[in-house]
Context: one part of a larger RNA
Molecule: small-subunit ribosomal RNA, 5' domain
Organism: Trichopus zeylanicus subsp. travancoricus
RNA sequence: GGAUGAACACUGGCGGCAUGCUUAACACAUGCAAGUCAGAUGGGAAGUGGUGUUUCCAGUGGCAAAUGGGUGGUAACACGUAUGAACCUACCCUUGGGAAGGGAACAACAACUGGAAAUGGUUGCUAAUACCCCAUAGACUGAGGUGAAAAGGAGAAAUAUGCCCGAUGAGGGGCUCGCGUCUGAUUAGCUAGUUGGUGAGGCAAUAGCUUACCAAGGUGAUGAUCAGUAGUUGGUCUGAGAGGAUGAUCAGCCACACUAGGACUGAGACACGGCCCAGACUCUUAUGGGAGGCAGCAGUGGGAAUUUUCCACAAUGGGUGAAAGCAUGAUGGAGCAAUGCCACAUGGAGGUAGAAGGCCCACGAGUCAUAAACUUCUUUUCUCAGAGAAGAAGCCAUGACGGUAUCUGAGGAAUAAGCAUCGGCUAACUCUGUGCCAGCAGCCAUGGUAAGACAAAGGAUGCAAGCAUUAUCC
Numbered sequence: 001g002g003a004u005g006a007a008c009a010c011u012g013g014c015g016g017c018a019u020g021c022u023u024a025a026c027a028c029a030u031g032c033a034a035g036u037c038a039g040a041u042g043g044g045a046a047g048u049g050g051u052g053u054u055u056c057c058a059g060u061g062g063c064a065a066a067u068g069g070g071u072g073g074u075a076a077c078a079c080g081u082a083u084g085a086a087c088c089u090a091c092c093c094u095u096g097g098g099a100a101g102g103g104a105a106c107a108a109c110a111a112c113u114g115g116a117a118a119u120g121g122u123u124g125c126u127a128a129u130a131c132c133c134c135a136u137a138g139a140c141u142g143a144g145g146u147g148a149a150a151a152g153g154a155g156a157a158a159u160a161u162g163c164c165c166g167a168u169g170a171g172g173g174g175c176u177c178g179c180g181u182c183u184g185a186u187u188a189g190c191u192a193g194u195u196g197g198u199g200a201g202g203c204a205a206u207a208g209c210u211u212a213c214c215a216a217g218g219u220g221a222u223g224a225u226c227a228g229u230a231g232u233u234g235g236u237c238u239g240a241g242a243g244g245a246u247g248a249u250c251a252g253c254c255a256c257a258c259u260a261g262g263a264c265u266g267a268g269a270c271a272c273g274g275c276c277c278a279g280a281c282u283c284u285u286a287u288g289g290g291a292g293g294c295a296g297c298a299g300u301g302g303g304a305a306u307u308u309u310c311c312a313c314a315a316u317g318g319g320u321g322a323a324a325g326c327a328u329g330a331u332g333g334a335g336c337a338a339u340g341c342c343a344c345a346u347g348g349a350g351g352u353a354g355a356a357g358g359c360c361c362a363c364g365a366g367u368c369a370u371a372a373a374c375u376u377c378u379u380u381u382c383u384c385a386g387a388g389a390a391g392a393a394g395c396c397a398u399g400a401c402g403g404u405a406u407c408u409g410a411g412g413a414a415u416a417a418g419c420a421u422c423g424g425c426u427a428a429c430u431c432u433g434u435g436c437c438a439g440c441a442g443c444c445a446u447g448g449u450a451a452g453a454c455a456a457a458g459g460a461u462g463c464a465a466g467c468a469u470u471a472u473c474c
Stems, first nucleotide, its partner, number of pairs: 001474004006470002010466001013344001015342004019337002021302001026301003030298003035063003040060002043057004070256003078181004084175001087173003092169001094167005101133003109124006139146002152161001154159001182228003189219003194216008231253004235246004258279002261276002281292004308334001310333003316330001317328001319326002347377004357368003382411006391401001418463005423444003429458002432455002439446001
């Protein structure tokens, strides 16, 4: 000198764009953050004088809930880069085939009944795109055999859509490997499924992944093991560069979801707002038992410090649905904060009687100072009034932001300057007070009666809606 997700003191006009719990992965009141489909399905309710049409709903069923959003354990094939072979893939695209015939249930519901509640139990009825049997294939084979699937709904129909099996693609994912990736030797040895083989099991797949037997290997001063610290990369800051430091926001990958373990469902999870067991904590209880998980968005305590318990699905995106739509704290916006960057303003021109006043003085003067007053001009901003968007794709309609941005008119210099410093480094000096006191201070130093260094005043210098200090990095 530059930089910061900064903080603190003093001060503070406005706009645009960004950013905003770095601490306690500490504990959390309250609300919301994942639903949707009645064109899969039996039923119930509302409404209608009745039929029909319509609307709503708990349940069965389908798809989604593995995305999106948050936070940072891990020194590891976690990440980065480059490679490989033994794999899987719902929805989507392309393509070849198929859907013949039957059956038994279970919720809802009804009756009875347990429990304080959470939530159950028994009996009975019932539908389906829920479940099962059978027929028909390809495939595998040791040539004997083994051995599947399907579903309809809408419509008057045409038809489009949905279902099953196979193949391809795209995108996604799992696995392997070379190289790179912090500190400590005041950590020198580590390892028993450990290293390799065979058989068996297991997985979507390779593999000590698991197991039985056999062999005794494997690794390490090119730093193993252990300990500490840490998400990683693109990037960011600095530097002429080489480097050094760093990993907020944005984007890719990974890991985690009160702590530890486990599986279920599913194409995909060992699953943040799913389940089970154990633990700590909180709440509740009729003491037998139950309920919960903000490292989602707001918000509370904690902290030097980091925002609103806001608006909207109008746009973009994903979910679902045939669609209209529905839900979406993703997202789009508004609010708060000088937290940062950038832009603009706080007026322009004239104006010497060099006014009053302050300070200083050698008492003549000098300086604040064209600064003010005064004259004239302008209206960026400001106030008021009027007009008023784009963002909407997709014929019409549809805008949270928002009567916002912007434009026009009127008014009046009107609404708007501080902070630090002035001994040297370092731009900027005098007076008064104090008297090694009070203090100042980044270093040198200063202050003991004329202090350019303390305190105040006048003046000056630097930066400026900021300025100075503190912390950290180069």